[in-house]
RNA sequence: AGAGUUUGAUCCUGGCUCAGAAUGAACGUUGGCGGCGUGGAUUAGGCAUGCAAGUCGCGCGACAAGCUUCCCUUCGGGGAGGUGGAGGAGCGGCGAAAGGGAGAGUAACGCGUGGAUCACCUACCCCCGGGUCCGGGAUAAUGGCCGAAAGCCAGGUAAUACCGGAUAAUAUUUCCGAAUCAAAGCUUCGGCGCCUGAGGACGGGUCCGCGUCCUAUUAGCUUGUUGGUGAGGUAACGGCUCACCAAGGCUUAGAUGGGUACCGGGUGUGAGAGCAUGGCCCGGCUCACUGGGACUGAGACACUGCCCAGACACCUACGGGUGGCUGCAGUCGAGAAUCUUCGGCAAUGGACGAAAGUCUGACCGAGCGACGCCGCGUGCGGGAUGAAGGCCUUCGGGUUGUAAACCGCUGUCAGAGAGGCGGAAGGCACUUCGGUGUUUGACCUAUUCUCAGAGGAAGUACGGGCUAAGUUCGUGCCAGCAGCCGCGGUAAGACGAACCGUACAAACGUUAUUCGGAAUCACUGGGCUUAAAGGGUGCGCAGGCGGCUUGGAAAGUUGGGUGUGAAAUCCCUCGGCUCAACCGAGGAACUGCGCCCAAAACUGUCAAGCUUGAGGGAGGUAGAGGUGAGCGGAACUAAUGGUGGAGCGGUGAAAUGCGUUGAUAUCAUUAGGAACACCAGUUGCGAAGGCGGCUCACUGGACCUCUUCUGACGCUCAGGCACGAAAGCUAGGGUAGCGAACGGGAUUAGAUACCCCGGUAGUCCUAGCUGUAAACGAUGAGCACUUGGUCGGAGGCCCUUCCACAGGUUUCCGACCGUAGCGAAAGUGUUAAGUGCUCCGCCUGGGGAGUAUGGUCGCAAGGCUGAAACUCAAAGGAAUUGACGGGGGCUCACACAAGCGGUGGAGGAUGUGGCUUAAUUCGAGGCUACGCGAAGAACCUUAUCCUGGUCUUGACAUGUUUUGGAAUCCCUUGGAAACGGGGGAGUGCCCUUCGGGGAACCUUUUCACAGGUGCUGCAUGGCUGUCGUCAGCUCGUGUCGUGGGAUGUCGGGUUAAGUCCCUUAACGAGCGAAACCCUUGUCACUAGUUGCCAGCGAGUAAAGUCGGGGACUCUAGUGAGACUGCCGGUGUUAAACCGGAGGAAGGUGGGGAUGACGUCAAGUCCUCAUGGCCCUUACGUCUGGGGCUACAAACGUGCCACAAUGGCUGGUACAGAGGGACGCGAUCUCGCAAGAGCAAGCAAAUCCCAAAAAGCCAGUCUCAGUUCGGAUUGAGGGCUGCAACUCGCCCUCAUGAAGUUGGAAUCGCUAGUAAUCGGAGAUCAGCUACGCUCCGGUGAAUAUGUUCCUGAGCCUUGUACACACCGCCCGUCAAGCCACGAGAGCCGGGAGUGCCCGAAGCCGGUAACCCAACCAGCAAUGGAGGGAAUCGUCGACGGCAAGCUCGGUGAUUGGGACUAAGUCGUAACAAGGUAACC
Repeated sequence: AGAGUUUGAUCCUGGCUCAGAAUGAACGUUGGCGGCGUGGAUUAGGCAUGCAAGUCGCGCGACAAGCUUCCCUUCGGGGAGGUGGAGGAGCGGCGAAAGGGAGAGUAACGCGUGGAUCACCUACCCCCGGGUCCGGGAUAAUGGCCGAAAGCCAGGUAAUACCGGAUAAUAUUUCCGAAUCAAAGCUUCGGCGCCUGAGGACGGGUCCGCGUCCUAUUAGCUUGUUGGUGAGGUAACGGCUCACCAAGGCUUAGAUGGGUACCGGGUGUGAGAGCAUGGCCCGGCUCACUGGGACUGAGACACUGCCCAGACACCUACGGGUGGCUGCAGUCGAGAAUCUUCGGCAAUGGACGAAAGUCUGACCGAGCGACGCCGCGUGCGGGAUGAAGGCCUUCGGGUUGUAAACCGCUGUCAGAGAGGCGGAAGGCACUUCGGUGUUUGACCUAUUCUCAGAGGAAGUACGGGCUAAGUUCGUGCCAGCAGCCGCGGUAAGACGAACCGUACAAACGUUAUUCGGAAUCACUGGGCUUAAAGGGUGCGCAGGCGGCUUGGAAAGUUGGGUGUGAAAUCCCUCGGCUCAACCGAGGAACUGCGCCCAAAACUGUCAAGCUUGAGGGAGGUAGAGGUGAGCGGAACUAAUGGUGGAGCGGUGAAAUGCGUUGAUAUCAUUAGGAACACCAGUUGCGAAGGCGGCUCACUGGACCUCUUCUGACGCUCAGGCACGAAAGCUAGGGUAGCGAACGGGAUUAGAUACCCCGGUAGUCCUAGCUGUAAACGAUGAGCACUUGGUCGGAGGCCCUUCCACAGGUUUCCGACCGUAGCGAAAGUGUUAAGUGCUCCGCCUGGGGAGUAUGGUCGCAAGGCUGAAACUCAAAGGAAUUGACGGGGGCUCACACAAGCGGUGGAGGAUGUGGCUUAAUUCGAGGCUACGCGAAGAACCUUAUCCUGGUCUUGACAUGUUUUGGAAUCCCUUGGAAACGGGGGAGUGCCCUUCGGGGAACCUUUUCACAGGUGCUGCAUGGCUGUCGUCAGCUCGUGUCGUGGGAUGUCGGGUUAAGUCCCUUAACGAGCGAAACCCUUGUCACUAGUUGCCAGCGAGUAAAGUCGGGGACUCUAGUGAGACUGCCGGUGUUAAACCGGAGGAAGGUGGGGAUGACGUCAAGUCCUCAUGGCCCUUACGUCUGGGGCUACAAACGUGCCACAAUGGCUGGUACAGAGGGACGCGAUCUCGCAAGAGCAAGCAAAUCCCAAAAAGCCAGUCUCAGUUCGGAUUGAGGGCUGCAACUCGCCCUCAUGAAGUUGGAAUCGCUAGUAAUCGGAGAUCAGCUACGCUCCGGUGAAUAUGUUCCUGAGCCUUGUACACACCGCCCGUCAAGCCACGAGAGCCGGGAGUGCCCGAAGCCGGUAACCCAACCAGCAAUGGAGGGAAUCGUCGACGGCAAGCUCGGUGAUUGGGACUAAGUCGUAACAAGGUAACC
């Protein structure tokens, strides 16, 4: 510090996710030791048991043992006095308000910080002053009586308990005269106490400034409320309380209400600012079963005190009582989850005490938990045959791996034993005050020594990318993984396992949560044209901001000083535990707040001025600015009348409709309503919406000029107010045209649409309402600054001789182009989206949703405000390359058109689908499968396709082991054959030591293996088809762009062509095109047999037959020739095109071979090759027979026909290219023929196949199912072959079917082509060939052209497509599932309000009943005073009532989200087929 993820790719926006750190954690796997920390976060749920607050005998009474004196004695002992003082209880004092726990409540002066208190208190402690006198009456205890207990009654005692009196100031009150108020003693005689006053210290109370969460879908709250007067009350101010008076007080700077929450020091994270948090420790607050209340006291409204009410639990003799772990342990419950019913007061601290001391679950320690942090260890060195085993392998090896074994060494920790520093200071006793003696450890033990022996001690997660680390096997969209992207459908580095590796390590992962990354709420530090986001527009209160100059004061501001900012923590430096964690000391810091001093620039403030901002005045100008009234013409419709006479109207085409009752058309007149052609414009005006005939009236604003006046009067604007298109609503008018709804006609599969005929609301006016629009420049308002150019509108000025035009200059407004800059880009660019300032509005992923709910506005429709659950990993912007378009432009092609001939109808042939079958083997499937693989299925071929029969190292290959034999050949037998049985002939080659050995082959046996036309063409190679012989496809360098990419390759011409030329930020190059190659067309040369024969000769019935010849044809080799080369024209002086000449051939002469980058997961595993999988007495091998040839109907391709341009018969002529030895086969003979017999020649320019046919000549047939046509069938033959039954071909005779030119539709062809005619070949024994491939003969027609159909190329345009239109995608319905809303209601919680009841208790009244202290009195008694009791105010719980609010649930219902292959349509994306959208 970043990374992954939207796309085919790119840049951006934007969310989601990851890597880091952390935790009072939990869970999984694993687990050696120690130190220091830490541990009930949930039910402030309930609690058994023990302990957690006592102490003082130097305050008091009574009192045991012991000691002692006296007395008595039955000698056991007893009694009395004194001394003594343990221990239980009591009176009394102090403490119990601390310490300890918890965080329920609390949004508050609760907390924090800084102040105030002349408005206060403070026991114990310290200091100072003064005092401590005289009396009195009770009561616990205790003994007695009664009583189950608790307790009652009557006796009875003390005090530092209680009371009276005196004294009385520096106290209190005060009207300044005065009045009032206290005490306690004990003692070892040292002292300790008591009262009063003052001060201090400590601790508290109260008040104030500032700070302190979310919510406006909470906007108003308040009656003791706000203030005053008086009184009461308190330690103290105060409505704290009461009476009376006034009507105030708080609030958009957020009152009131609701939700949540103890607050701070700090802690986590972060660069910081922040954000989150408040466990342990420290400070504060609050609470103590729940609610209320007071008492005592210095202090409480009191955790282990009291009273009342309630819930819960326990005891009971049933009358009544008792209890409160949110103290330490512990238990139950709930929960993912949190410990021992431990030891000690040794230390520190506290209470009491004069002290010893007692008490102390505070505390100090130990225990449990890897819960956290820190430290240590699980060895160290050597050791290669790189052992074994594992895993992988290309079988060579690699890796685990110096790892192990093995050799040597060490001894941390743990274990056993021994010894043991320190935590201890004090206290007490003695003392000559120097000191001496004695005593105190719960727990931890540091450190040291000895012993043995590598011995006791390693796991977890991960290994597709992010992210360090990969191979094999298994699995086969299954099982599973997953933080995000995403893996898994037979070759998974992603699942599971193994091996190996990586990371961390006594831990490692997962989950949860916080911060970070996230500049993803942006103060630091973001945005708003198109990505989310400018309010529809203006006016304007509050608020925010605000021109120039001078002066004052000093609030902000700045500097200095000072107080405070607790300690701990963090940081720095030292130090202590062996180090570290941890701990100690010092410093720094605590960014804050208060006070004092100073400064005066800036902001604010006060005062005085200024004119440039703003406004006013005067004079002019333009304008669809607004409102009202009036007027006008064109058009339209209607009515009336005239003319006229059959249609009109409408559409893609029609129909509905109108019309002989006279339409449409046309003329005239009249009526009506709405809108204002031309002018008209990138025009003008207005804040926006918006405004368009003319005139008048009223009226708003703007601009220009003068620079006359005021003197900052300004800008913006939350709420608020006003305006606000269209549609819509209310009431009343109006209604020509248009026209939702609706009716009809069409279209269509349907057509609730688009088109047509009608037509109501509405559109118009008046008065109101509504308040929204893609209300858009998708761009808030204002001010200032920043190069320019051009055009337009409204003015002014200057110049030119007046005018006019032109020119210059200046102000305002409206447009276009463009610099810098900005921007993701498109773009914007003085009218900013540039650079700054001010103010307002708005945004924070997509969907859900502008929905629900609440509120508010509205007559309604609906508007404004406006969520969540749930769900996805994207949604989106701009631009790029493609592809596509029922977008555009240009161009091409037998693409259409123009022609010729076909197919589709018939018959049969052949292939395919289908059906059938035991089997009808397999593949090919639009073009680009279908006379295709197959250039030849009777057996074989041939494939287990079917039915049977065999073999199992095999039909075939290599190696190996064993037996016998050469090999080989012949005969015979069973069998359908394969195969099996029997017999016979035969003895080879090489070496030899003559025993034998070796090679090859056959047989037999064994092991490796063979074999597979079995699967996967979607694992592949190779080959092939297609787009397409279309003109395209790319690269290097340069340039442009953030980039994908662009440029080049575009543009203007031209071409068959990205062919060439010109222009040009491009210049070049490559693969294609062309050319080179073959063939054909002309000529020349060379050569002259088997070909040829002009001339010469010979010869025949005839024939190049012969001698000869090379002239010619021809053969087959080498050359020539054609290049837009020449001429004219057009064109840019180009490329090129048009015409012409010459030429055998002319613009690529004709034909062929040749097929760019790529597309179709195109075809082929059955040509071949090959990965993987599968079979192995079978999916291999051999073999008989059958099938591939079936046949209702369907499709493709070809054949023969339907006839006279013909059929038949007779005669006669002319090719080219091929093939031939298991071959072609002449002549001759036989047969009607197919063919047969004999047989010459020929391995071929020599011989043969071989007759070419159409053609030509002659004859006949005469338009018919025929002398057309030949299917089908019968009979007889021939040929091939082991064999023609299934299932061959041919011949002869006989038979003589359909068919008379073929619907919709569709195919081929542009010249030696179509059409037509025959010939040959491959395969092959034969043939189904009418197929296929070549060869020649005869030999046309048409093309005006590119509108349309199909396909293709280039440029451009749109796109929501990129698996690329066979794309994408919307909505209803149906199914499953999830969350939410509404809902008759039902249930529960919370906070209040009103009324009723009214406990305890304080306060007040009364007190006839009761009473020791004081007074009077001899006394009785009375008085003062106090109290029980009772009454009243207040008052908790509780009850009643009507609401508010929150949550749960609810038949049914509503939409929403999601879910590989449901239904219906096709709304959007292209002009998406009616442009889309608001």

RNAcentral holds the sequence, with entries from ENA and SILVA. This is a predicted structure of a 1478-nucleotide RNA (small-subunit ribosomal RNA) from an uncultured bacterium. Its mean pLDDT, the model's own confidence on a scale to 100, is 83. Its Rfam family is "Bacterial small subunit ribosomal RNA". Rfam links the family to the GO terms ribosome and structural constituent of ribosome.